[in-house]
This is a predicted structure of a 376-nucleotide RNA (Bacterial RNase P class A) from a marine eukaryotic metagenome. The RNAcentral record of the sequence draws on MGnify.

């Protein structure tokens, strides 16, 4: 300086507090006995499940995740390994890492020009004019130039050589892009060899393509009992209802009766009526069980794998509250800070560390954070 681990106020008595088991007691009503009682993050609600509910099964849009390979996992936006970039002396870290030749959009300001892009200081070389003894030096016009120099985050490959009137892949030699091949690797990618003067800036945590992948809701979900009340309301008559929005396709529930119109019937028009779904009013309980902790579950060991994990064998059960427990004293240890002196594991005294406290459970990310203790 980098990575990881642990969570630390521990042990004993006495006295309280709450689950549970067993006895006592008519009776969880009061008692006795054992016995267990907050985290690595319980945060945060950020992603994944499990479970419950939406009748049962389906395709599509729309919307949302991800985004190098190959594994691991119950999955995952997660964890391991590796490959590319990149930062570091280095030990490690980081990357929203598919496509810019399928469209669209942006590049502010400087700047001559920002992509079907260039010429503003310059350099060459011709011509003409002035100055000069000459060389040559000013200044215009033509033409060529894109090396130099300026602006920029970026400027029609980069570096050096030769060549050129002055330069330019113009031409060579590496580098670098294109293109084919070998060898290596499960791949992603790396190497090495051969042709080719050869690249149409960049930006997708811009729209967008593309490749996978995704029902919602959520324990105050929900299931069931048991009590109580007032529904003689109302709308409504073919249709309704259908796992978050929409649309198909598919199932279910339901379609009563009357009269009238045309007609033999249906069927369809128009009038009422019973009533399904649904909708709105308006009463009434709100009590008690489940859910509710035995798990993708902890620990050790053993084999396999680089590793994350996985398979095996053995041993444990570690909170389940219902306004919310799990505390107080004391004594001894421990860790700290201070004083004293006989300078010792001394005596005396003080304080108890940091971030913090379950509410269905797990798997992860994220953020907070004394002290130790391992590694490089």
């Nucleotide at each position: 300086g980098c990575g990881g681990g642990c969570g630390u106020a521990g042990c004993g008595a006495u006295c309280g507090c709450g689950g549970c088991a067993u006895g006592a007691u008519c009776a969880u009503u009061u008692c006795a006995u054992g016995u267990c009682g907050a985290g690595g993050a319980a945060a945060g609600u950020c992603c994944g499940a499990g479970c419950u509910c939406c009748g049962c099964a389906g395709g599509g849009c729309a919307g949302g995740g991800u985004g190098g390979u190959g594994g691991g996992u119950a999955a995952c936006g997660c964890c391991c390994a590796c490959c590319g970039g990149g930062a570091g002396c280095a030990a490690u870290c980081c990357c929203a890492g598919g496509g810019a030749a399928a469209g669209u959009g942006c590049c502010a300001c400087a700047g001559a020009a920002a992509a079907u892009a260039u010429a503003c200081c310059g350099c060459c070389g011709c011509u003409g004019a002035u100055c000069u003894c000459a060389g040559g030096a000013u200044c215009a016009g033509c033409g060529g130039u894109a090396a130099g120099g300026g602006u920029g985050a970026a400027a029609u490959g980069g570096u050096g050589a030769g060549g050129u009137a002055a330069g330019a892949g113009c031409u060579c030699a590496c580098c670098g892009c294109a293109g084919g091949g070998g060898c290596g690797g499960u791949g992603a990618c790396g190497u090495c060899c051969c042709u080719g003067g050869c690249a149409u800036g960049g930006u997708a945590a811009a729209c967008c393509c593309c490749a996978c992948c995704c029902g919602g809701a959520g324990a105050a979900a929900g299931a069931c009992c048991a009590a109580a009340c007032a529904g003689a309301g109302g709308c409504g008559a073919a249709g309704g209802a259908g796992c978050g929005g929409c649309c198909c396709g598919c199932u279910c529930c339901g379609u009563u009766c009357c009269c009238g119109g045309c007609g033999a019937a249906a069927a369809c028009c128009g009038g009422g009526u019973c009533a399904g779904u649904g909708c709105c009013c308006g009463g009434g309980u709100a009590g008690g069980u489940c859910g509710u902790u035995c798990g993708a579950g902890u620990u050790a060991u053993u084999c396999g794998g680089c590793a994350a994990c996985g398979a095996g064998u053995a041993a444990c059960c570690c909170a389940g509250a219902g306004g919310a427990a799990u505390g107080a004293u004391c004594g001894c240890a421990c860790a700290u800070c201070g004083a004293u002196c006989u300078c010792g594991u001394a005596u005396c005294g003080g304080u108890g560390a940091a971030c913090a406290g379950g509410a269905c459970u797990c798997g992860g990310c994220u953020u907070a954070c004394a002290g130790c203790c391992c590694g490089c």

The model forms 96% of the base pairs in the Rfam consensus. It matches the Rfam family "Bacterial RNase P class A". Rfam's curators write: Ribonuclease P (RNase P) is a ubiquitous endoribonuclease, found in archaea, bacteria and eukarya as well as chloroplasts and mitochondria.